[in-house]
């Protein structure tokens, strides 16, 4: 400093569900809780995808349809970092 992630260590994180609450909805924040994660830590003006549709357009004004300035990093991805071993 760099590569790996099969062996090793402190250990970390928290899926769905349930309560609450905030939101128009997606969804988030807390608390029980653990599905599983070598980056399940960061980044939504590096990038690509997902999801919702209040407002606004549209409409045969009913239903429906477009649309993010709202959300997802536990979807790819982008930055950065511990052990070990070469």
């Nucleotide at each position: 400093a760099u590569a790996a992630u099969a062996c090793u260590u402190u250990g970390g994180c928290a899926a769905a569900a349930c309560u609450g609450c905030u939101g128009a909805a997606a969804a988030g924040c807390a608390g029980u809780g653990a599905c599983g994660c070598a980056a399940a830590g960061c980044u939504a003006g590096a990038g690509g995808g997902u999801c919702u549709a209040a407002a606004g357009g549209u409409u045969u004004c009913c239903a429906g349809c477009c649309u993010a300035u709202g959300a997802c990093a536990g979807c790819c991805a982008g930055c950065u970092g511990c052990c070990u071993u070469g």

Predicted 3D model of an 86-nucleotide RNA (c-di-GMP-I riboswitch aptamer) from an Actinomycetota bacterium. Its mean pLDDT, the model's own confidence on a scale to 100, is 83. Its Rfam family is "c-di-GMP-I riboswitch aptamer". Its family is annotated with cyclic-di-GMP binding in the Gene Ontology. The source organism's lineage runs through Bacteria, Bacillati and Actinomycetota. It was read from a public genome assembly, where an Rfam model found it.